[in-house]
Molecule: Bacterial RNase P class A
Organism: Leeia speluncae
RNA sequence: GAAGUUCGCCAGACAAUCGCUGCCAAUGUUUACAUUGGGGGAGGAAAGUCCGGGCUCCGUAGGGCAGGAUGCCGGCUAACGGCCGGGCGUUGAAAGACGACGGAAAGUGCAACAGAGAGCUGAACCGCCGAUGGCCUCGAAAGAGGAUCAGGUAAGGGUGAAAAGGUGCGGUAAGAGCGCACCGCAGUCGUGGCAACAUGUACUGGCAGGGUAAACCCCAUCCGGAGCAAGACCAAAUAGGCAGGCGUUGAAGGGGCCCCCCGAGUCUGCGGGUAGGUUGCUUGAGCCUGUUAGCAAUGACAGGCCUAGAGGAAUGAUUGUCAGUUUAAUGUGUCGUAAGAUGCAUUGAAUUACAGAACCCGGCUUAUCGGCGAACUUCUUUU
Numbered sequence: 001g002a003a004g005u006u007c008g009c010c011a012g013a014c015a016a017u018c019g020c021u022g023c024c025a026a027u028g029u030u031u032a033c034a035u036u037g038g039g040g041g042a043g044g045a046a047a048g049u050c051c052g053g054g055c056u057c058c059g060u061a062g063g064g065c066a067g068g069a070u071g072c073c074g075g076c077u078a079a080c081g082g083c084c085g086g087g088c089g090u091u092g093a094a095a096g097a098c099g100a101c102g103g104a105a106a107g108u109g110c111a112a113c114a115g116a117g118a119g120c121u122g123a124a125c126c127g128c129c130g131a132u133g134g135c136c137u138c139g140a141a142a143g144a145g146g147a148u149c150a151g152g153u154a155a156g157g158g159u160g161a162a163a164a165g166g167u168g169c170g171g172u173a174a175g176a177g178c179g180c181a182c183c184g185c186a187g188u189c190g191u192g193g194c195a196a197c198a199u200g201u202a203c204u205g206g207c208a209g210g211g212u213a214a215a216c217c218c219c220a221u222c223c224g225g226a227g228c229a230a231g232a233c234c235a236a237a238u239a240g241g242c243a244g245g246c247g248u249u250g251a252a253g254g255g256g257c258c259c260c261c262c263g264a265g266u267c268u269g270c271g272g273g274u275a276g277g278u279u280g281c282u283u284g285a286g287c288c289u290g291u292u293a294g295c296a297a298u299g300a301c302a303g304g305c306c307u308a309g310a311g312g313a314a315u316g317a318u319u320g321u322c323a324g325u326u327u328a329a330u331g332u333g334u335c336g337u338a339a340g341a342u343g344c345a346u347u348g349a350a351u352u353a354c355a356g357a358a359c360c361c362g363g364c365u366u367a368u369c370g371g372c373g374a375a376c377u378u379c380u381u382u383u
Base pairs, nucleotide, nucleotide: 001379002378003377004376005375006374007373008372009371010370012322013321014320015319016318017317018316020041021040023038024037025036026035027034028033043354047365048364050363051362052361053360054359055227056226057225058224067223068222069221070220071219072086073085074084075083076082087101088099089098090097091096102218103217107216108215109212110211125157126156127153128152129151132150133149135146136145137144138143165183166182167181168180169179170178184207185205186204187203188202189200190199191198192197231279232278233277234276241270242269243268244267245266246265253262254261255260256259286305287304288303289302290301291300292299293298323352324351325350326349327348328347329346330345331344332343333342334341335340
């Protein structure tokens, strides 16, 4: 210098002008409202609402069924399906990345094509063999030769994702863990490790008997339900409810000729509850800095800080200067024969994302112009 890997951070800056929305204060006219002044006003994901918790209400003796989630080991945490560290497997040349990574001798199910054979302890299509039984020829017999009917054979070929471990020697009629050596495998024991697991001049066994459980299922662990439209408080109008008073011997209310007429309900209180309002509401597993324990996730201690709380939803726009990136032109430097490559300066243009709090928090996932930092890997060049 180039190509990469992992982790972390920023998310254009400043000024002026015009706005938006809460809070505080003052004034106008007490409320409402208006004006003025002061001060506050989005994120790393506020998003998807996927997982976990706080909080609230309901339910609940305890347990189970059903249903769901998770599934190597250890740790962290309020909790998790999250994170950290480790193991194993796959992958990459490496830094690294990825993995629902328990159980297939509990049971059930599933599997195209090819192939002779594919599911309880295996299969003779080609090939090999002809020891054994039978057959043919020769022979007096013993026996020899031939063919391969029965049969033997998993070495070789062929099919397939998969056909009962590999290499060699022995062995055999031909073969075969049939025997042996080495490698591999399983178990025991020892050693290391909390463990998953790893390992061995050890010992034992000729040796696992297919796959699939993000198929049913089995085993282990966890989960009561609903959610801030939770919940709490205040509380109109209308209708209905309850209690009491008055009333058909005429009440309430109304009319007139003032003591007559019309008139069947009327008055007061209480409580539930709707609209509406208030609250829940932002001091919290909070943020920053430092020290400290730990490989880390994370924890402990000390100091400091208060940082949106709206409620159909504000947090914006314009202009200027500066900054980053891209691009064009001009000038100029370096390398090069040239073509061209590259650096610097000036000017112009374009561009500066994804997005938008709604009870709060921890995660995961997804979106994101561009830039910065740290550690590491591989290659090249120079000293």